[in-house]
Context: one part of a larger RNA
Molecule: large-subunit ribosomal RNA, domain IV
Organism: Vampirovibrio sp.
RNA sequence: CCCUCCUUAAGGAACUCGGCAAAAUAGCCUCGUAACUUCGGGAGAAGAGGUGCCCUAUUAUCGUGAAGGCUGUACAGCUGGAGCGAGAGAGGGUUGCAGUGAAAUGUCCCAGGCGACUGUUUACCAAAAACACAGGUCUCUGCAAAGUCGUAAGACGACGUAUAGGGGCUGACGCCUGCCCGGUGUCGGAAGGUUACGGGGAGCGGUUAGUAGUUUACUACGAAGCUGUGAACCUAAGCCCCGAUGAACGGCGGCCGUAACUAUAACGGUCCUAAGGUAGCGAAAUUCCUUGUCAGGUAAGUUCUGACCCGCACGAAUGGCGUAACGAUCUGGGAACUGUCUCAAGGAGGGACUCG
Numbered sequence: 001c002c003c004u005c006c007u008u009a010a011g012g013a014a015c016u017c018g019g020c021a022a023a024a025u026a027g028c029c030u031c032g033u034a035a036c037u038u039c040g041g042g043a044g045a046a047g048a049g050g051u052g053c054c055c056u057a058u059u060a061u062c063g064u065g066a067a068g069g070c071u072g073u074a075c076a077g078c079u080g081g082a083g084c085g086a087g088a089g090a091g092g093g094u095u096g097c098a099g100u101g102a103a104a105u106g107u108c109c110c111a112g113g114c115g116a117c118u119g120u121u122u123a124c125c126a127a128a129a130a131c132a133c134a135g136g137u138c139u140c141u142g143c144a145a146a147g148u149c150g151u152a153a154g155a156c157g158a159c160g161u162a163u164a165g166g167g168g169c170u171g172a173c174g175c176c177u178g179c180c181c182g183g184u185g186u187c188g189g190a191a192g193g194u195u196a197c198g199g200g201g202a203g204c205g206g207u208u209a210g211u212a213g214u215u216u217a218c219u220a221c222g223a224a225g226c227u228g229u230g231a232a233c234c235u236a237a238g239c240c241c242c243g244a245u246g247a248a249c250g251g252c253g254g255c256c257g258u259a260a261c262u263a264u265a266a267c268g269g270u271c272c273u274a275a276g277g278u279a280g281c282g283a284a285a286u287u288c289c290u291u292g293u294c295a296g297g298u299a300a301g302u303u304c305u306g307a308c309c310c311g312c313a314c315g316a317a318u319g320g321c322g323u324a325a326c327g328a329u330c331u332g333g334g335a336a337c338u339g340u341c342u343c344a345a346g347g348a349g350g351g352a353c354u355c356g
Base pairs, nucleotide, nucleotide: 001351002350003349004348005347006346007345008344010342011341014340019337027051028050029049030048031047036041038172052094053093054092055091056090061086062085063084064083068079069078070077071076095099107335108334109333110332111331112330113329114327115326119131120130135170136169137168138167139166140165141164147156148155149154173322174321175320176319178252179251180250183249184248185245186244187243188242189241192240193239194238198234199233203229204228205227206226207225210221211220212219213218253271254270255269256268257267280314281311292308293307294306295305296304
């Protein structure tokens, strides 16, 4: 010096990103217990007091219930109270610094964010505000169901049947969930336009029996057959088109002027849009400017709480706002407590070190 422990004057968070770590609390009994609340809780809230041993005393009381007795049908009933067990409270006494005498054995309160809750998770750096959840809602599915696995047979779904099953989103509960269907998606529609395979076969071509010309050889035309190509026309879904649909993907404006102080603009004008953000909330897990401004808390507060609203860039099931209870959650404050610190000291054990 390191590790694991113990103790410490005075102070008591001044430490530190942060009370991290440590200390403190602790059992049982009695009293007592707030806001809030979904009336269950909150609650062991908080906060007080008691606690050993001996005697009165085999305490009061409670539980169990033997022998014996009575009835005399009985594996019965009634009675009886022994023994055993449990056991306050009171009075008196006694003792130590200290009586849950050691050990085991809740710290508590206030306020806020998030998530309702119990659960689940990154086996080996993350346990959470992430996932799940009951509940809500949309959508698909009529049974040989939809969906899923498999080449198939087949199986699951389900030996179920729409109060069922699959999928998506949201996430207890309370109050609610506004406007936009132009784009994308989905559903519905079928008049018209477009459109594949296929049908169709007009037409055009290749080949050559033959015919004609001519000079041995060639040139021109060219039926049938075979063959290549192939127009019009007929032809489905889809797309175009017409509607519906937001708890479907999504979206939810700008400029200018105006009131008898000023300021502001209920009001007006104009442009654009499918429609221009409603309720609620708001410097927020969202606010850049920003340590916004005001108030509270502190002697002093970039954090915290309450407001304001100028929302860079909240906003309504990618849910909005609240919310009792809950949380090894996050943030701020307080009480208690302490070697976290002022500021360090002493001690124990094990290492390090020396020898071996």